[in-house]
Formats: sequence, C1' cells, structure tokens
RNA sequence: GGCUGCGUAGCUCAGUUGGUUAGAGCGCGGGACUCAUAAGCCUGAGGUCGGAGGUUCAAUUCCUCCCGCAGCCA
Repeated sequence: GGCUGCGUAGCUCAGUUGGUUAGAGCGCGGGACUCAUAAGCCUGAGGUCGGAGGUUCAAUUCCUCCCGCAGCCA
C1' cells in the first nucleotide's frame, strides 16, 4: 500500500430484511432485609449507536469518505 471484519452504557456483548420508548449481564448509586457485612430482593442513573456527509417522510441499520482496532496478502 491492497483486501476483509469490527467500533452500540464504565466493561463484555445483543439488536435491527430502515419505523413503537436502543436493550441484557456485570459494575455503579439508592432502598428494604440483617446486630453487622456479603449474597439474594426492589429500584435508579448512565448512550451525540466512532466522526462527517449522502439517500429517505424516517438511518444504530443502506451508500461514500475519514479515524481507530484486529486479521490476511504484498
């Protein structure tokens, strides 16, 4: 340099043949329980869905470019 895949919550990931409020587990805050702590229980917060542009009535999803990571080829 070329090709392919990936980028979604603090972490690990799901999701969608384009359409309802973007979710789970772990973690974090609060509550209840307990003599107390942990586990388990209830509950809450946390996301410009990597960035910019395009298509569309509508984009996390489709297209283009860029950035980052991984792999393959040279």
Molecule: transfer RNA
Organism: bacterium